[in-house]
Order: sequence, then C1' cells, then structure tokens
RNA sequence: CUGGGUGUAGCGCAGCCGGUAGCGUGCUUGUCUGGGGGGCAAGAGGCCGCGGGUUCAAGUCCCGCCACUCAGA
Repeated sequence: CUGGGUGUAGCGCAGCCGGUAGCGUGCUUGUCUGGGGGGCAAGAGGCCGCGGGUUCAAGUCCCGCCACUCAGA
C1' cells in the first nucleotide's frame, strides 16, 4: 500500500428481510440462612467507534474517517 473481518451496558456476546435494543456475567436493593457461600425476587446501567447521507423510520442500507485484527504485496 491492497483486500477481508470486528467495533452494541463494567466484561463476554446476540440483534432475522430496516420498525424505536436484548442474553449471560458483574453491580444495587430486598428476602431465605446464626454468619459466609449460595438460592429467589426486584432494579439501575448502552442510542449501538466517529461524522455525514438515504428513509415516515437506520444497530441494520450507502459514503468518508478512526481503532483493533487477519491475509497478501
């Protein structure tokens, strides 16, 4: 330099053919237990790498850029 992949909650990931984002774990509170560990219930937390475009509507499509990664030269 060229081509591909990934970028979504603290961490690991899902999100089908565009229809207003979820799972596990962790965290908070309550409860069970003499306590710990553990179980159960409830709850908080993201606007989806950044910027722009298309659309009634974008995590999802299009363009540019950035980061990480793989392959090639």
This is a predicted structure of a 73-nucleotide RNA (transfer RNA) from a Clostridia bacterium. Its Rfam family is "tRNA". By type it is a transfer RNA. Model confidence (mean pLDDT): 80 of 100.